[in-house]
RNA sequence: GCUGCCUUCGUCUAGUGGUUAGGACCCAAGCUUGUGGCGCUUGUAACACGGGUUCGAAUCCCGUAGGCAGCA
Numbered sequence: 001g002c003u004g005c006c007u008u009c010g011u012c013u014a015g016u017g018g019u020u021a022g023g024a025c026c027c028a029a030g031c032u033u034g035u036g037g038c039g040c041u042u043g044u045a046a047c048a049c050g051g052g053u054u055c056g057a058a059u060c061c062c063g064u065a066g067g068c069a070g071c072a
Stems, first nucleotide, its partner, number of pairs: 001071007010025004018055001027043005048064005
């Protein structure tokens, strides 16, 4: 230098064009308990960035950035 793959809450992960972007762990509050733990309920929090296509994009296309692998 070229090619391919990946990037979603603090962490892991689902979502292959329309529905409130869902779940687990963590965290916070409450219930429970003599206290704590366990358990239960509720809540906080995310689509790497910039464009394009489309009535509508996390999703399709192009570019940029980062990471991984292969080739040279």